Two RNAs folded together computationally: RNase P RNA and transfer RNA, 410 nucleotides in total. Rfam match: Bacterial RNase P class A. Gene Ontology terms of the family: dimeric ribonuclease P complex, tRNA processing and ribonuclease P activity. By type it is a ribozyme. Its mean pLDDT, the model's own confidence on a scale to 100, is 76.
RNA sequence: GCAGCUUAUUAAGUGAUCGCUUGUUUUAGUACAAGAGGAAAGUCCGGGCAGCGUAGGGCAUAACAGUCGCUAACGGCGACCGGGAGUAAUCCUAGGGAAAGUGCCACAGAAACGAUACCGCCUUCCGUUAGGGGGGUAAGGGUGAAAGGAGUGGGGUAAGAGCCCACAGCUGCUCAUGGUGACAUGAGGAGGAGGUAAACCCUGUUAGCUGCAAGGAGAUCUACGUCAAGGGUGGCCCGCCUGUAGGUCGUUAUCCGCUCGAUUUCUUGGGCAACCAAGGAGCUAGAUAGAUGAUCACUCACGACAGAACCCGGCUUAUCGAUAGGCUGUCGAA
RNA sequence: GCCGACGUAGCUCAGUGGCCAGAGCGGCUGUUUUGUAAACAGCGGGUCGUGGGUUCAACUCCCUCCGUCGGCUCCA
Numbered sequence: 001g002c003a004g005c006u007u008a009u010u011a012a013g014u015g016a017u018c019g020c021u022u023g024u025u026u027u028a029g030u031a032c033a034a035g036a037g038g039a040a041a042g043u044c045c046g047g048g049c050a051g052c053g054u055a056g057g058g059c060a061u062a063a064c065a066g067u068c069g070c071u072a073a074c075g076g077c078g079a080c081c082g083g084g085a086g087u088a089a090u091c092c093u094a095g096g097g098a099a100a101g102u103g104c105c106a107c108a109g110a111a112a113c114g115a116u117a118c119c120g121c122c123u124u125c126c127g128u129u130a131g132g133g134g135g136g137u138a139a140g141g142g143u144g145a146a147a148g149g150a151g152u153g154g155g156g157u158a159a160g161a162g163c164c165c166a167c168a169g170c171u172g173c174u175c176a177u178g179g180u181g182a183c184a185u186g187a188g189g190a191g192g193a194g195g196u197a198a199a200c201c202c203u204g205u206u207a208g209c210u211g212c213a214a215g216g217a218g219a220u221c222u223a224c225g226u227c228a229a230g231g232g233u234g235g236c237c238c239g240c241c242u243g244u245a246g247g248u249c250g251u252u253a254u255c256c257g258c259u260c261g262a263u264u265u266c267u268u269g270g271g272c273a274a275c276c277a278a279g280g281a282g283c284u285a286g287a288u289a290g291a292u293g294a295u296c297a298c299u300c301a302c303g304a305c306a307g308a309a310c311c312c313g314g315c316u317u318a319u320c321g322a323u324a325g326g327c328u329g330u331c332g333a334a
Numbered sequence: 335g336c337c338g339a340c341g342u343a344g345c346u347c348a349g350u351g352g353c354c355a356g357a358g359c360g361g362c363u364g365u366u367u368u369g370u371a372a373a374c375a376g377c378g379g380g381u382c383g384u385g386g387g388u389u390c391a392a393c394u395c396c397c398u399c400c401g402u403c404g405g406c407u408c409c410a
Base pairs, nucleotide, nucleotide: 001330002329003328004327005326006325007324008323009322010321012299013298014297015296016295017294018293020035021034022033023032024031037305041316042315044314045313046312047311048310049211050210051209052208056238057237058236059235061207062206063205064204065203066080067079068078069077070076081095082093083092084091085090096202097201101200102199103196104195105194118141119140120137121136122135123134124133125132126131151167152166153165154164155163170191171190173188174187175186176185177184178183215256216255217254218249219248220247221246222245223244224243230242231241232240233239263282264281265280266279267278268277269276270275300303335406336405337404338403339402340401341400344359345358346357347356352390361377362376363375364374365373383399385397386396387395
């Protein structure tokens, strides 16, 4: 230099004028201050919060699944282990159980998991020959995504076959060493077990339901009922809780919930990291038909995806350009 | 804002993981008719919304995205 991997940042800038929303303030819309994002999006997970009168048990259902940790929690994140891709940096991984059970494995094929034999090999009988019948075998051929599932060599046999032996390899078990652990390495001894659980299922863990359109914000009278019935909580049962219906005044749309919070930022310390602890500083949209805009001027690299609606932590998806850090391969030069 | 359902031919819909994904209506061609309709015979038409994954094999099972449709407030 070229080709690539990975982590992070930024998201045009400055000024003036006129508007809009909120807060504080003023005699006075008078003055001052603040005013979208990294994804505000999808609503895919998790939590806070609120109500259902505390949610306790069982069944059902759903989600998840290597180990250790982080966290309020998670199906998220970090580190590591195993497997896979790549020369490498690095990336991907729904990664428990198929030696509990059941189901499925189309077509083809003898046979798709109880077994069995189309060609072949060996043997025997019949037959003049061609060929046919019986028996043995599963090494080879053929079918198929997959064929009883352990390769090579030797022995063995009528022919063959883990039938036997040696070596190599696979999967459990035991022991030793290292590691918190998944696991790794080594030694010993054993075994012959197809695939599929994003099929049912088994094991373990977790989950009460509904979502801010949750929910909250008066007074009073009458009737009936008071073991019960009825109603509420969810898919069901137990359990638990609870009076029901109607009328009058008032309201007919306003207030609260609503933004100070698992908050932001800086420093120090701990940890490989996710993250945690201590201290200092700061307040940073809160509308309800829904504000965050328009015009002008200057500069440049000429500007992407897109806009809060209860709030957070993640995931996923969209995104013009630009910049910075770390790393790998290769070529050339010294 | 929150919750839920569905995407298969031009339209309306079927479709146990398996042998080129089907039906009705519609379209095209032919027969019939003086001509049209009806009838009869035949033909064409599919990214199974998109992109991944599981599996020998995916319209079907799982995940992501896109689109369409539906429902939901307080009245004590």